[in-house]
RNA sequence: GCCAAUAUAGCUCAGUUGGUAGAGCAACGGAUUCGUAACCCGUAGGUCGAGAGUUCAAUUCUCUCUAUUGGCU
Repeated sequence: GCCAAUAUAGCUCAGUUGGUAGAGCAACGGAUUCGUAACCCGUAGGUCGAGAGUUCAAUUCUCUCUAUUGGCU
């Protein structure tokens, strides 16, 4: 230099033929216990990497950029 993949909650990851985004763990509160742990119930936490385009509507489609990873040279 070229090609490809990935970017979503604090972490690990789903998701969507385009229609108001979820799980597990973690955090917080409660219940239980003499108390702790475990188990159980609930709550909060996200401008879906950035910018633009298409569309009534974009996390999803298109383009550019950024970062990370892999391959080739």